[in-house]
């Protein structure tokens, strides 16, 4: 020094919620308070899962399917780090 692992330490990050305004058909996202939690809850839509359905097909006219949309705090996987007790 690398690796696996996660003990103290420093210090990050932010779930619900609440609110601002903006984007979006919507889910959703970014701001600002918040703090449930996180050893990668940092970055990445490759694979599955989930979500929403503008559009685009169907249609018993009422609805169904369906991702190019969106989740990385679903999960796997890729990539990059802080610290070092058993």
């Nucleotide at each position: 020094a690398u690796a696996u692992c996660g003990a103290a330490a420093u210090g990050g990050c932010a779930a619900a919620c609440c609110u601002u305004a903006u984007u979006g058909a919507a889910a959703a996202a970014u701001g600002g308070g918040g703090a449930c939690g996180c050893a990668a809850a940092g970055c990445c839509a490759c694979a599955g899962a989930u979500c929403u359905a503008a559009g685009a097909c169907a249609u018993c006219c009422u609805u169904g399917u369906u991702a190019u949309g969106a989740u990385g705090g679903c999960u796997g996987g890729g990539c990059u780090a802080u610290c070092g007790a058993a």